[in-house]
RNA sequence: GGCGUCGCGACUGGCGCAAUCGGUGGGAUCGACCACCAGGGAGCGGAAGGAGCGGAGGCCGUGCGCCUGGGUCUUCGCA
Numbered sequence: 001g002g003c004g005u006c007g008c009g010a011c012u013g014g015c016g017c018a019a020u021c022g023g024u025g026g027g028a029u030c031g032a033c034c035a036c037c038a039g040g041g042a043g044c045g046g047a048a049g050g051a052g053c054g055g056a057g058g059c060c061g062u063g064c065g066c067c068u069g070g071g072u073c074u075u076c077g078c079a
Stems, first nucleotide, its partner, number of pairs: 005046004011040002013067006022037005052078009
């Protein structure tokens, strides 16, 4: 470093098109959420503890399009 295995695991939103392309209930467009079920899931860990903010790029939720909001990794700067 890779593979396997055992765990942890954020995020899993709105509208439209398409094969029917999550379901149920309740809200919402000044919005893009809540709960449960189902299915995904980047990444992290298998000694313990240890902090954030910003920029850039990649990755994560049926396909595509227009949006909204997050997570994670790398790197740079500040702290």

Background: A computed fold for a 79-nucleotide RNA from Nonomuraea ceibae, annotated as ZMP/ZTP riboswitch aptamer (pfl RNA motif). Model confidence (mean pLDDT): 76 of 100. Of the family's consensus pairs, 100% are formed in the model.